[in-house]
RNA sequence: GCUCGCUUAACUCAGUUGGUAGAGUGCCGCCAUGACAUGGCGUAGGUCACUGGUUCAAGUCCAGUAGCGAGCA
Numbered sequence: 001g002c003u004c005g006c007u008u009a010a011c012u013c014a015g016u017u018g019g020u021a022g023a024g025u026g027c028c029g030c031c032a033u034g035a036c037a038u039g040g041c042g043u044a045g046g047u048c049a050c051u052g053g054u055u056c057a058a059g060u061c062c063a064g065u066a067g068c069g070a071g072c073a
Stems, first nucleotide, its partner, number of pairs: 001072007010025004019056001028042004049065005
């Protein structure tokens, strides 16, 4: 330099054919215990990396940029 893949909650990751953004862990609150561990219930937490395009509608499709990873030279 070229090609390919990934980027979604604090962390690890889903998200099907474009149609209301989710799970587990963690944080916080409540319950249970004399207390702790553990368990149960609930709440909060998101510019879907960034910019633009297509579309009635984009996490999803297209182009570019950035970061990370792999391959080729």

Predicted 3D model of a 73-nucleotide RNA (transfer RNA) from Pseudoalteromonas sp. NBT06-2. It matches the Rfam family "tRNA". Gene Ontology term of the family: triplet codon-amino acid adaptor activity. By type it is a transfer RNA.